[in-house]
Context: one part of a larger RNA
Formats: sequence, C1' cells, structure tokens
RNA sequence: GGACGAACGCUGGCGGCGUGCUUAACACAUGCAAGUCGACGACGCUACUAGGUAGCAAUAUUUAGUAGUGGAGUGGCGUAAGGGUGAGUAAAAUAUACGUAACCAACCCAUAGGAGACGGAUAACACUUCGAAAGGGGUGCUAAAACGGCAUGAUGCCUGUAUAUCGCAUGAUGUAUAGGUUAAAGAGUCGGUAACAGACUGCCUAUGGAUGGGCGUGUAUCCGAUUAGCUAGUUGGUGGGGUAACGGCCUACCAAGGCGACGAUCGGUAGCUGGUCUGAGAGGAUGAUCAGCCACACUGGCACUGAGACACGGGCCAGACUCCUACGGGAGGCAGCAGUGGGGAAUAUUGGACAAUGGGCGAAAGCCUGAUCCAGCAAUGCCGCGUGUGUGAAGAAGGCCUGCGGGUUGUAAAGCACUUUAAGUGGGGAAGAACGGGAUUGCGCUAAUACCGUGAUCCUUUGACGUUACCCACAGAAUAAGCACCGGCUAACUCCGUGCCAGCAGCCGCGGUAAUACGGAGGGUGCGAGCGUUAAUC
Repeated sequence: GGACGAACGCUGGCGGCGUGCUUAACACAUGCAAGUCGACGACGCUACUAGGUAGCAAUAUUUAGUAGUGGAGUGGCGUAAGGGUGAGUAAAAUAUACGUAACCAACCCAUAGGAGACGGAUAACACUUCGAAAGGGGUGCUAAAACGGCAUGAUGCCUGUAUAUCGCAUGAUGUAUAGGUUAAAGAGUCGGUAACAGACUGCCUAUGGAUGGGCGUGUAUCCGAUUAGCUAGUUGGUGGGGUAACGGCCUACCAAGGCGACGAUCGGUAGCUGGUCUGAGAGGAUGAUCAGCCACACUGGCACUGAGACACGGGCCAGACUCCUACGGGAGGCAGCAGUGGGGAAUAUUGGACAAUGGGCGAAAGCCUGAUCCAGCAAUGCCGCGUGUGUGAAGAAGGCCUGCGGGUUGUAAAGCACUUUAAGUGGGGAAGAACGGGAUUGCGCUAAUACCGUGAUCCUUUGACGUUACCCACAGAAUAAGCACCGGCUAACUCCGUGCCAGCAGCCGCGGUAAUACGGAGGGUGCGAGCGUUAAUC
C1' cells in the first nucleotide's frame, strides 16, 4: 500500500447495486415452509330439471338426475427435489483423466406390439367397546385404475445346439433353432340418436434415446518421526450366499500373505473444488455470498416403502433433554423462513405476493410453493450525487500572533446578483404480461361440419413491488460536514497551561520551568458522508 461477511470510537444528507450469527451442529414459545388429483364408494350443502304427495294458490316436502361445492376415506403421483448447515471426514471425500465386456432407472421422447376371462377382501360408514388423553379392539356392509390367481405371449429372461463377425482377457454383438418362463386397467373423459369404426388421457411388454445415478482405476490434495513398525476378514484362493452390479461385501474351508523411510500405522487439524485476496510474476493466504460435488438433520443404531432413502418437516429401538397426565401412560425435534432465550466485539422483519422465473399435482381451469420475486432494518461494502453558484477590500467586526509598525483567519463573512440537483408538496406515467379465457377461421385427426390438437386474426382478463422508474410544475439558499493528524519516518507551527507530574507513543522516543512530541487555543495538512483505531491476512 492492498483487502475484509468485520467490530469499536466520533460523526452522519440522498440514491443504485451487493452483503449481513465468522461465536453455542446451544436450547427453542408461536405462525407458516408439501401438497395435489373425482380413478373409487359414501356423507353434507347450494342451484337447476323431471316426477310424486299436501294445498285454491304462494309454497312445503320427497324421489331421481345434472352442475357446483365442503371436509374425511380408499387409490395415484409427489413428499429422495427445492431449502438449511459444515458437526464428522486426510479419503469411503474432492478435482481431473479414463473404464464399466460388472450395472440401474419413475417421469420425458421415438419405434413395434398387446390389453381375454374371473375372484375374494377392506377403509370410509353403522353398531358396540377400552382409554384421562394419545390412540385402539370387536361385529356387520361396500367400491375401484386397490389386491389375488388364471389365460395369451416374444424380439425379453433362463437352459441347450449350430454358426458369423469382433475384442487386451473374463468374453461381446448378431443369425437360425429346441424347450421352459414372465404382463396388463379396455379404465376414465369427450363426441355420436345409435351401432363403435372416433378423439384425448391413462395401462402392459420390448427396443432405442435423453437425462440422472451406482461401482472401479490412475494422478493430485495440511502438520507432526519428541508417532517406526502396522495388519487376522488381515492378503489371496475355492465353494456358497448377497447385491441393480464387480468385489472379503458376507460366510465355511485352504494357503500365509498384504502395507511401510517414495513415511505405513498413530496423533493433530480440516468439508473439497470453480474461485477469492494479494503479488510484476513465481508464490503466499483463503474457501463468506454465487456455482459444482460430498456429508449431516436432537445423539447412536436399524430397516420398511419406493424407480430412487437407510429418508430434515416418514417409521422402529435405545439415550439425553423438554412438555402433558386422571400416575396407568403419552407427545416433541427450526443446521427451512421469520422470531425468542443464551453465548459473543458482532450480524436484520414473528413483512408482502405467487405478478414474473422455476418446481409438485392435474387433461385443463387451477391449487400448493418462507424456492423465488419484492419490500423492511444496518454507512456493512462498492459506485454516483448533494450540502450551493457568481460577484464582493471598508482587506469590516471578533479570534489568534506580534518586534506594537503590523500580520493572519480572508473573498472567507456580510452585502449584491443568480440557480434549484437531491430532499419536500402536487400532478402525469412506462416496462417487467408471456400466458389464460371467449369468438371467427385455416390445417391435422376422423365416417363426421362433433370432440381433440395446432396456427392466424379479433375481443377480453391477470402487477406483490407501487405513493415504482421516468417526466412536469411549485416555493425557497432554503433541509444537509465531519474525522484524524501537524518532532523524524510523514504533508502540516505558533501561543498558553503543566513541570519526569498529568500524560503521549507504530518505531526512534517526548515530559525534571521558555515542550512545534502532554492538555487547550489559533492556524495549517490529509481524507471526506465518512474519518480514525483494533484483529487476522498478502
């Protein structure tokens, strides 16, 4: 000199864009952060249509249907993403380059084919019962795209035969053939008078793709030798098991191996990287925000479901802690967003909206979304702007110094003439909006002018921010300057007070009666909405 997720002191006008618990992975009150869908059976409410009953009628009531809606239930998809944190981890991670002839895949895309005939339950519900509660038990009824067999079936899988091509090896890719084996929901909606020969969305099988992962290998990756030997599933083999898959991954037996001064083992520290800071570079330091990967979710362990988890807002067991209790027993997990206590030098609102972007579900309308977009707080950082401009010598007054002549503050002020950025008041006013809905119409699909898909034109709707950005008008210099330093390094000097005292100090060092070094004043220097100090770092 640079730089900072900074803090502290003094001071503080505005805006734009960023950033904001580095400490206790400490404990958490409250609210919100993951739902959605009518395939299914039932219940309630509203409206309409048709019929019945009562009534002269208004109307009331009931049955069936249609449309909408509500909260539960079965079922599907999602909840493994998104969001948080960095405790652990020195390799089981990360980075990079390869491999997988040892593998997997829901949703999505393409291609080819298929969907036959049945069955038994169960929640909801009703009744009953146990319990303070949380939550259960029993009996009875019912549906499905829930569940279970059966059928069919190859190009899939398994076993065998023949054969071609290829490969670094185990082998891989094909072709032909024989045997065995494996599936489904022809459901929902729409259209149609109907027939079903339609459309859309779904279901099953196979192949390929896209994308995402699993596993393996090489290399690189902090300190300590005041850690020198370490290892028994240990190293290898065979058989078996297990996995999507290779493998001591597991197991039985057999062999005695394997690693190590090119630092094993042990101990300490640490998430890794793209990057960031600094530096001419080499290097050094670092890993906040943003992005990729990993790990974790009160602590430890375990599996279930599933395409995917050994699962932050799922389950079970154990533990610590907190809460409820009728003392028998139960409930909970903010390292999600806010917020509270605590710790600390120190770090924000219990805000708005789904308008945009993205995600989940849905055919869609739409619903959900503390992701996200915005607003609030903080000079915490960077950048920009302002706090006036011009003129003005009687060099005013006052202050300070003085050799008493004067010098300086100083064109500074006053005065005169202007301007109005920003702030303030009033008015106007974009873009972020693309979608979506309706109408007409072209094309595709089709038997069809339905329906559905898609394009065009027209109409219409959607903005949290927002009193937006921006523009115009109004009034008036009006509302807006401080901080540190002045002995040398180092830009900037005098007076007074003090008297080795009080104090200063980054280093050298100042202070014991003339202190440019302490304290104050005047003056000056530097930076400026900041200026200084401190910590760690280059």
This is a predicted structure of a 538-nucleotide part of an RNA (small-subunit ribosomal RNA, 5' domain) from an uncultured bacterium. The full RNA is in RNAcentral, with records from ENA and SILVA.